[in-house]
Context: one part of a larger RNA
RNA sequence: CUGGGCGUAAAGGGUGCGCAGGCGGUUCAGCAAGCUCGGUGUUAAAUACCCCGGCCCAACCGGGGGGCUGCGCUGAGAACUGCUGGGCUUGAGUUCAGGAGGGGAAGCUGGAAUUCCUGGUGUAGGGGUGAAAUCUGUAGAGACCAGGAAGAACACCGGUGGCGAAGGCGAGCUUCUGGCCAUGGACCGACGCUGAGGCACGAAAGCGUGGGGAGCGAACAGGAUUAGAUACCCUGGUAGUCCACGCCGUAAACGAUGUGCACUAGGUGUUGGGGCGAUGAAGCCUCGGUGCCGUAGCGAACGUGUUAAGUGCACCGCCUGGGGAGUAUGCUCGCAAGGGUGAAACUC
Numbered sequence: 001c002u003g004g005g006c007g008u009a010a011a012g013g014g015u016g017c018g019c020a021g022g023c024g025g026u027u028c029a030g031c032a033a034g035c036u037c038g039g040u041g042u043u044a045a046a047u048a049c050c051c052c053g054g055c056c057c058a059a060c061c062g063g064g065g066g067g068c069u070g071c072g073c074u075g076a077g078a079a080c081u082g083c084u085g086g087g088c089u090u091g092a093g094u095u096c097a098g099g100a101g102g103g104g105a106a107g108c109u110g111g112a113a114u115u116c117c118u119g120g121u122g123u124a125g126g127g128g129u130g131a132a133a134u135c136u137g138u139a140g141a142g143a144c145c146a147g148g149a150a151g152a153a154c155a156c157c158g159g160u161g162g163c164g165a166a167g168g169c170g171a172g173c174u175u176c177u178g179g180c181c182a183u184g185g186a187c188c189g190a191c192g193c194u195g196a197g198g199c200a201c202g203a204a205a206g207c208g209u210g211g212g213g214a215g216c217g218a219a220c221a222g223g224a225u226u227a228g229a230u231a232c233c234c235u236g237g238u239a240g241u242c243c244a245c246g247c248c249g250u251a252a253a254c255g256a257u258g259u260g261c262a263c264u265a266g267g268u269g270u271u272g273g274g275g276c277g278a279u280g281a282a283g284c285c286u287c288g289g290u291g292c293c294g295u296a297g298c299g300a301a302c303g304u305g306u307u308a309a310g311u312g313c314a315c316c317g318c319c320u321g322g323g324g325a326g327u328a329u330g331c332u333c334g335c336a337a338g339g340g341u342g343a344a345a346c347u348c
Stems, first nucleotide, its partner, number of pairs: 004319003007302002012316001014201004021194003025088007033081002035077008049065006091191001093187005098181002103177007110154001114150008125136002162169002206247006215241002220236004258315006266293011297304002321348003330341004
């Protein structure tokens, strides 16, 4: 250097943007670096290979021959790759006329519920469980009514329904803002795909500073249960959960399935557009998304099957028996917790 793989056996990076690099539509002309062919020089000798010979043979030795491979010089070819220049429009993109959406950020507002406070009515319980007890209540609870305060979450709609690169996003309104889709024109003219490093985003928990704190609730306390019960159940309850700013950078970050492009039977549901239809819900066609079933194929099987795990191409990441171990060590990031990178001995 080469091989086989990565849904579930080991293996897809959590996600995106993107420098370098790799790869790259169609046509014409030129160049000739790659490429192909020829000539020529060099590639010392020995060794290796073939033939012949000398020691009885062999090892060893002598002679002859052919190179291999690499590099240089020179000439030719121009299909392919490359380079230079010109063109094209189907890839990519821009714009105009439309559309759907919990995409993001900020601000304002709302009702239901909960807890607490105050007042009223009212009397002996309430609460909780398998059953209880801790707890709470005659200092008047629970229940009901009225008023007030606070914080958090937004019932129904709600849907294998929508949006987002992923994490994720759900009351209403306003402002700012990103992306996406379809149809038809116009424009640009390969401007593309992937992407080591890098940069950005990144649930929950956790951390720093300041606020907030209704409900819930690690830790903790008590009551039960039990042989015990550092649990499951109950009564309380601190961090936290919430907000602002700054860290952390992980996850069963999952479709356990990298991204892009092309091609390869169908049927059915749903969602957003467009066209035909008769100006309407039908029906038909078509583009984008999202489900189910299924053909060929693939697959160890399960299954997958135009949303591929089929058939190909481009590029990246990753795997190489189990344990030791995501440990030690070094480096690096972090306030810390810890993260990233990441062995070996030994053992089966």
A computed fold for a 348-nucleotide part of an RNA from a metagenome, annotated as small-subunit ribosomal RNA, central domain. The prediction has a mean pLDDT of 89.